[in-house]
RNA sequence: UAUUGAUUAGGCCAAACCUUCUGUGAAGAGGGGACGGAAAGCCGCGGGUCUUCAAAAGAGAAGAUAGCCGGGUUGUCAAA
Numbered sequence: 001u002a003u004u005g006a007u008u009a010g011g012c013c014a015a016a017c018c019u020u021c022u023g024u025g026a027a028g029a030g031g032g033g034a035c036g037g038a039a040a041g042c043c044g045c046g047g048g049u050c051u052u053c054a055a056a057a058g059a060g061a062a063g064a065u066a067g068c069c070g071g072g073u074u075g076u077c078a079a080a
Stems, first nucleotide, its partner, number of pairs: 005077002012037002017032006035067001041073003045070003048065006
């Protein structure tokens, strides 16, 4: 340095649910709370799913989801 790993060390994040706010909505943010996570750090590039508009059919436009998968990128340790 790379790969693998998380039993070593310091730790980190935080599902469902409750509550407040924002949004047409999916959902997001603050507080509480822990199901879990070796990137559950970050990025909407590809796919999936979801929402809104549209819609005869076919197709389309905008948005959400990074804790759906893949990918890109950065990071702790060295138990192996």